[in-house]
Molecule: c-di-GMP-I riboswitch aptamer
Formats: sequence, C1' cells, structure tokens
RNA sequence: AUAAGAAUUCGGCAAACCAAUCGAAAGGUUGGGACGCAAAGCCAUGGGUCUAAAGCUUAAAGCUAUGACUGCCAGGUUGCCAUU
Repeated sequence: AUAAGAAUUCGGCAAACCAAUCGAAAGGUUGGGACGCAAAGCCAUGGGUCUAAAGCUUAAAGCUAUGACUGCCAGGUUGCCAUU
C1' cells in the first nucleotide's frame, strides 16, 4: 500500500414509534428512541419501488415525474481497525 474480515478495539450511524415543523402527497428536518448496520459515510449514475399537486383523459376511474426512497438492489467514490 492492497485484499479479506467484525474481533472482548476506540468508536460511529439510527428502524419502528412519539412530539414539533416543511410539503398536494410520497417523504424530509429537529429532538427523544433503538430494530438493526463493517461502510446503515457521500453521490439520484442504472434498475426497481412510492406519491400524483399540475397536466391529459373520463361514465366511474385511470395515465404520467419535473417529486421522493442510498436502511431496495447494483455501480462510483472516500474512510477506521485486532488478525490473516
């Protein structure tokens, strides 16, 4: 330096739920909380999923992302460490 890996390392992050708040919604932010995670750090690049304000269409209803999800999968990129 690289790869594997989570161990009695130091630690890190924070699901559901609750409160407040933003948003049409999906969902996000802050605080509490802790299901879990060796990248559950970052990037919306590919696939997938969710929502449908506006628009289109309509008998009812439906279609559609410019919106959202990286803790859905993959990819890119960066980082810590006993041991091998």